[in-house]
RNA sequence: GUCCGUGUAACCUAAUGGAUAAGGCGCCUGACUUCGAAUCAGAAGAUUGCAGGUUCGAGUCCUGCCUCGGACG
Numbered sequence: 001g002u003c004c005g006u007g008u009a010a011c012c013u014a015a016u017g018g019a020u021a022a023g024g025c026g027c028c029u030g031a032c033u034u035c036g037a038a039u040c041a042g043a044a045g046a047u048u049g050c051a052g053g054u055u056c057g058a059g060u061c062c063u064g065c066c067u068c069g070g071a072c073g
Base pairs, nucleotide, nucleotide: 001072002071003070004069005068007066011024012023013022018056028042029041030040031039049065050064051063052062053061
């Protein structure tokens, strides 16, 4: 350089083009406990990598760029 794939919360994963983006773990608060751990309850945390486009409607489809991984040279 060319081609292929990947990108969603701190981390791991969901989500037929129909929507309030779901779950686990973690963090925070409370209950429980002598104190912790475990358990239970609650709350917060995502401009779905960035910018455009298609569509009545986009995390999902298309284009460009970026990140990471791979193949070839």

Description: This is a predicted structure of a 73-nucleotide RNA (transfer RNA) from Argiope bruennichi. The coordinates come from a structure-prediction model, not an experiment, and the mean pLDDT is 82. Its Rfam family is "tRNA". Its family is annotated with triplet codon-amino acid adaptor activity in the Gene Ontology. By type it is a transfer RNA.